[in-house]
RNA sequence: GUGCAACACCUGCCUAGUGCGCCCGUUGGGGUGCAGCGGGGGAACCAGUUUCGGGGCGAAUUCUGCUGCCACCACAAGUGCAGCCGAUAGGGCGCCUUCCGCCCGAGCCCGUCAGCUAACCCCGUCGGCAGUCUGGAAGGCCUGG
Numbered sequence: 001g002u003g004c005a006a007c008a009c010c011u012g013c014c015u016a017g018u019g020c021g022c023c024c025g026u027u028g029g030g031g032u033g034c035a036g037c038g039g040g041g042g043a044a045c046c047a048g049u050u051u052c053g054g055g056g057c058g059a060a061u062u063c064u065g066c067u068g069c070c071a072c073c074a075c076a077a078g079u080g081c082a083g084c085c086g087a088u089a090g091g092g093c094g095c096c097u098u099c100c101g102c103c104c105g106a107g108c109c110c111g112u113c114a115g116c117u118a119a120c121c122c123c124g125u126c127g128g129c130a131g132u133c134u135g136g137a138a139g140g141c142c143u144g145g
Base pairs, nucleotide, nucleotide: 001009002008010131011130012129013128014127018035019034020033021032022031023030024029036125037124038123039122040121041120046115053113054110055109056108057107062087063086065084066083067082068081069080070078090104091103092102093101095140096139097138098137099136100135
């Protein structure tokens, strides 16, 4: 944008999370292969130190203050745990950069174990949003008329 709305299609945003085939099913979808993108494990050399456990994905770390909890009674404790306000490393806003403005600054997993790491091995390709100009401005770039 079409549409009363929903759904669907289309156009975009965050994210690695996309493209092209084959088979089955068929409202939806499932399996599988290749490519693209992303992640983990894994020598030598070097590095490092294991209950205060340690580690991985991710921007999502860190800190002050306040409140509460933490062995038999009470007090205390800390390199402890949880919550709340505030701030912060860092991240996002639709071609790029700068300025301003707005927003995020979570959550999950492994299970005592993994630094780096050539060869080699393994895994993921989810999910969540928006709707006419991409929040505004400046300078560029690309494309079309």
A computed fold for a 145-nucleotide RNA from a Dehalococcoidia bacterium, annotated as c-di-AMP riboswitch aptamer (ydaO/yuaA leader).
Its mean pLDDT, the model's own confidence on a scale to 100, is 76.